[in-house]
A computed fold for a 682-nucleotide part of an RNA from Selenomonas sp. TAMA-11512, annotated as large-subunit ribosomal RNA, domain II. Lineage of the source: Bacteria > Bacillati > Bacillota > Selenomonadales > Selenomonas. RNAcentral holds the full RNA, with entries from ENA. Its Rfam family is "Bacterial large subunit ribosomal RNA". Gene Ontology terms of the family: ribosome and structural constituent of ribosome.
Context: one part of a larger RNA
RNA sequence: ACCGGCGAGUUAUUUUAUCCGGCAAGGUUAAGUGGGAGACACGGAGCCGAAGCGAAAGCGAGUCUUAAGAGGGCGAAAUAAGUCGGAUGGAAUAGACCCGAAACCACAGUGAUCUAUGCAUGGCCAGGUUGAAGCUCAGGUAAAAUUGAGUGGAGGACCGAACCCGUGAGUGUUGAAAAACUUUGGGAUGAGCUGUGCAUAGGGGUGAAAUGCCAAUCGAACGUGGAGAUAGCUGGUUCUCCCCGAAAUAGCUUUAGGGCUAGCCUCAAGGAACGUUAUAGACGGUAGAGCACUGAUCGGACGCGGGCCUGUAAUGGGUACCAAUUCUAGUCAAACUUCGAAUGGCUAUAACGCAGACCUUGGGAGUCAGACUGCGAGUGAUAAGACCCGUAGUCAAGAGGGAAACAGCCCAGACCGUCAGCUAAGGUCCCGAAUGCUGUGCUAAGUGGAGAAGGAUGUAGGAUUUCGAAGACAACCAGGAUGUUGGCUCAGAAGCAGCCACCAUUCAAAGAGUGCGUAAUAGCUCACUGGUCGAGAGAUGCUGCGCCGAAGAUAUCCGGGGCUCAAGCACAGAACCGAAGCUACGGCUGCAUACACAAGUAUGCGGGGUAGGGGAGCGUACUAGUUGCAGCGAAGGUGUACCGAAAGGAGCGCUGGAGCGGCUAGCAGUGAGAAUGCCGGU
Numbered sequence: 001a002c003c004g005g006c007g008a009g010u011u012a013u014u015u016u017a018u019c020c021g022g023c024a025a026g027g028u029u030a031a032g033u034g035g036g037a038g039a040c041a042c043g044g045a046g047c048c049g050a051a052g053c054g055a056a057a058g059c060g061a062g063u064c065u066u067a068a069g070a071g072g073g074c075g076a077a078a079u080a081a082g083u084c085g086g087a088u089g090g091a092a093u094a095g096a097c098c099c100g101a102a103a104c105c106a107c108a109g110u111g112a113u114c115u116a117u118g119c120a121u122g123g124c125c126a127g128g129u130u131g132a133a134g135c136u137c138a139g140g141u142a143a144a145a146u147u148g149a150g151u152g153g154a155g156g157a158c159c160g161a162a163c164c165c166g167u168g169a170g171u172g173u174u175g176a177a178a179a180a181c182u183u184u185g186g187g188a189u190g191a192g193c194u195g196u197g198c199a200u201a202g203g204g205g206u207g208a209a210a211u212g213c214c215a216a217u218c219g220a221a222c223g224u225g226g227a228g229a230u231a232g233c234u235g236g237u238u239c240u241c242c243c244c245g246a247a248a249u250a251g252c253u254u255u256a257g258g259g260c261u262a263g264c265c266u267c268a269a270g271g272a273a274c275g276u277u278a279u280a281g282a283c284g285g286u287a288g289a290g291c292a293c294u295g296a297u298c299g300g301a302c303g304c305g306g307g308c309c310u311g312u313a314a315u316g317g318g319u320a321c322c323a324a325u326u327c328u329a330g331u332c333a334a335a336c337u338u339c340g341a342a343u344g345g346c347u348a349u350a351a352c353g354c355a356g357a358c359c360u361u362g363g364g365a366g367u368c369a370g371a372c373u374g375c376g377a378g379u380g381a382u383a384a385g386a387c388c389c390g391u392a393g394u395c396a397a398g399a400g401g402g403a404a405a406c407a408g409c410c411c412a413g414a415c416c417g418u419c420a421g422c423u424a425a426g427g428u429c430c431c432g433a434a435u436g437c438u439g440u441g442c443u444a445a446g447u448g449g450a451g452a453a454g455g456a457u458g459u460a461g462g463a464u465u466u467c468g469a470a471g472a473c474a475a476c477c478a479g480g481a482u483g484u485u486g487g488c489u490c491a492g493a494a495g496c497a498g499c500c501a502c503c504a505u506u507c508a509a510a511g512a513g514u515g516c517g518u519a520a521u522a523g524c525u526c527a528c529u530g531g532u533c534g535a536g537a538g539a540u541g542c543u544g545c546g547c548c549g550a551a552g553a554u555a556u557c558c559g560g561g562g563c564u565c566a567a568g569c570a571c572a573g574a575a576c577c578g579a580a581g582c583u584a585c586g587g588c589u590g591c592a593u594a595c596a597c598a599a600g601u602a603u604g605c606g607g608g609g610u611a612g613g614g615g616a617g618c619g620u621a622c623u624a625g626u627u628g629c630a631g632c633g634a635a636g637g638u639g640u641a642c643c644g645a646a647a648g649g650a651g652c653g654c655u656g657g658a659g660c661g662g663c664u665a666g667c668a669g670u671g672a673g674a675a676u677g678c679c680g681g682u
Stems, first nucleotide, its partner, number of pairs: 001682006011094013026048003032042003052059002062074004097236002100233001104226004109222002116200009125190001127159003130155001134151006163187003168183004202218001204214003211220001239617006249262005263367002265364007274353008283344001288339001289337002294333004299328003305322002307319004370395007378387002400411003415587004420583003426577003429561003435574001437573006448563001454548002458545004463540005475532005481505003486500003511526001515524002588607008618671001620668001622666008636655005642649002
């Protein structure tokens, strides 16, 4: 891992609701007794109901409060049913659907054969090195101190085996091994190592102290018991079909991943309303707008007042500073409003619609982590697949088609069948179902097939305007002068460093000069004018589609191939394809209505579904009654093309070799794929 078996809402008591049955203003016995451990009989104590109110005495269809014939509270009546038993759904108390802790406590409980420390008594430490004290001799001294040589053999001394340890590295890591092996290393006469015996015990011991060790277990050993501890947590919870179908919100919560009540679902009984649209009526202060209020705010006028200057002082003078109120032109606001929608909610009436639409009571729930998208706000940075509200949708609990793939986007809501048809979104060159469809334009960028500010004689189309056969625009030819080198400044300043002015003359025209240039001149050029030429030229602004801006990590932003009067974009049009949508035909089923006791028939409307509610069934074991099968072959096994909507049920063959079914009821150790489930096999 697979296969097989086992494996989870039970039982008792009480209670509540519904259904069924008995009796009924009543219903019913309990313990116990008799009896066969019966059936059944006896047993009326007790319990529930038929009357309530009051704290109670008590009174009573009333009673309590109270001074009260008042008022009010709780009742009676109209509209009177209970009780006992059974079944089923819930609740309470019990282990209470099953498995699962980490832990807590108890015991004259078991442990010191591991290990910690101590006690008693034994054992062990190759070899080599160093050379303390002391002593002896010599030198030395008055004597010493002291110096040298020798001797001596100290040391938690040195090197290094046994022995003890475990420093670094490698191997090993389902190991040879639940701590080792190889190599390297530390101690090795000591606080050394070690044998044997003994001692200390868990709220404890022992500890050269690491919360270390106390039998592979230690922030409190192990065993057994309390014990099925508790688990607001995780996991699991076994056959089928049919109908309906949620929630992820509010309030409260030592509450926030848990609860309770309400909301939303379901079932039963009862009821009489409900939805949409139109009309009518009131409601409102959002969007917008506005500035009359509350505040904010820009410019102007007037300038109270202030500042500064001046003045000996004054009620003085000055002021290009600040500036109130007022006036005027223009603005802003969630906590501003003289205004003010759309949508919306409410009431009434009418029409239409009946939808598992509404209301009440009762039984049963689940839900309290929501997600994204569009719209309206807030928080944030007008960030977030962010957070938080409102509103609608989808997902959740929704399959199908489209978006290459893609819960939340677009289309559309799957009862079953059909080798039938029509469509939606989206598509129609090939992959790949369906037009290389028709018409008019645009795009040249593979734009399409990602992207901003900004930039540009891209290209197409409108608009406005200027110049132009009295000749424009461009090009070419020619002119572009004089007072004058304007004045100033300056070393110089002559159109052209800078400052000021910017006149006049001659002209077809020509600036006291547009740029280059010089030290300054010079030189080139422009504005401006004439000529040549001969028809459009220039400017501004608005649109469509393109261009640049544009750098990323495996291989390129169409799914790919590939596409250019498109297979791109815009507009208009005609076809077709395309879904579990709609239609057609057949079948099953729910609800309502009608006919009908049910069954059935007809009509109408339905049948996606998680949590969850309700309904109907299948199968297993045993029991009772009844009826059958079986050595001419039961159960079980195996094969099989049959029947049923499913769970399932037959027939036949082989195997097997002795029991087993059908029907009607009852009862439950009643259904397995999951629990890192348990046991066995392979």

Its mean pLDDT, the model's own confidence on a scale to 100, is 85.